[in-house]
Notes
Large-subunit ribosomal RNA, domain VI from Candidatus Bathycorpusculum hydrogenotrophicum, 269 nucleotides, folded computationally.
Context: one part of a larger RNA
RNA sequence: UGUUGGCUGCUUGAGGGGAAAGGGUCCCUAGUACGAGAGGAACUGGACGCUGCGGCCCCUAGUUAACCGGUUGUCUGAUAAGGCAGUCGCCGGGCAGCCACGCCGUUGUGGAUAAGAGCUGAAAGCAUCUAAGCUCGAAGCCUCUCCCGAAAAGAGGCAGCCAUUCCAGUUUCACUGGACGAAGGCACCCAUAAAAGAUGGGUUUGAUGGAGCCGGGGUGUAAAUCAGAAGACUUCGGUCGACUGGUUCAGCCUGCGGCCACCAAUCGC
Numbered sequence: 001u002g003u004u005g006g007c008u009g010c011u012u013g014a015g016g017g018g019a020a021a022g023g024g025u026c027c028c029u030a031g032u033a034c035g036a037g038a039g040g041a042a043c044u045g046g047a048c049g050c051u052g053c054g055g056c057c058c059c060u061a062g063u064u065a066a067c068c069g070g071u072u073g074u075c076u077g078a079u080a081a082g083g084c085a086g087u088c089g090c091c092g093g094g095c096a097g098c099c100a101c102g103c104c105g106u107u108g109u110g111g112a113u114a115a116g117a118g119c120u121g122a123a124a125g126c127a128u129c130u131a132a133g134c135u136c137g138a139a140g141c142c143u144c145u146c147c148c149g150a151a152a153a154g155a156g157g158c159a160g161c162c163a164u165u166c167c168a169g170u171u172u173c174a175c176u177g178g179a180c181g182a183a184g185g186c187a188c189c190c191a192u193a194a195a196a197g198a199u200g201g202g203u204u205u206g207a208u209g210g211a212g213c214c215g216g217g218g219u220g221u222a223a224a225u226c227a228g229a230a231g232a233c234u235u236c237g238g239u240c241g242a243c244u245g246g247u248u249c250a251g252c253c254u255g256c257g258g259c260c261a262c263c264a265a266u267c268g269c
Base pairs, nucleotide, nucleotide: 005162006161007160008159009158010157011156015148016147017146021051022050024048025047026046027045034039052106053105054104055103056102060100062098063097067093068092069091070090071089072085073084074083075082076081095255110142111141116136117135118134119133165179166178167177168176169175185269186268188202189201190200191199208264209263210262212259213258214257215256216254217253218252219251224247225246226245227244228243231240232239233238
């Protein structure tokens, strides 16, 4: 742009795509059928691994340059708090997220057939699966299942909403300009989304994001102060002192949950 007014939502499914499944062992059948014996099945049913595929993060594990702690050298005069040492200095942990080594799921029914097996049956008084007709028959085909899919020009269907109106002008026309309108978009705050678009949520009739608080979680007991302390020094009065313990399951942090309009979603086009 088209689909013969416009818009929103839900759909149908012509057509298209995938391989989403593949194989094994064991038990029962059964020491049965079969076989002189030696040996030795199958249909059906059940259990358990493996490979592939899809999904997920409750568990286990990895990562985690969010974060917490320890520690060396050096610098900021000391303490405290920090910078740098790879674009983590090194080390010990680590939630969310992402993930596999982890967890979950993963074919059965039916239909038409191929080779093939047959029934009835003539041409050809017989015979013959075939000529008419009919029944079976495969990991294959179609169904089933998953995804896309009204641009499928036969351009679909259903439901709802708005409009098909008003004003002015005019060459009176399927005219021009403006107004109204469903609805959508912009703008603003965002994330279950994300390269840009798009998608989804919210916009005071509000918990959308931030701040704060509570909870959960990570690290592992902050600073300061009090008490102690091997020892060192001393003018013998005392001073210094790694470290230990108490206040302290502390402090710090938080991509999670909740509460709360304090801040920003204003006004608007």

Background: Its Rfam family is "Archaeal large subunit ribosomal RNA". Gene Ontology terms of the family: structural constituent of ribosome and ribosome.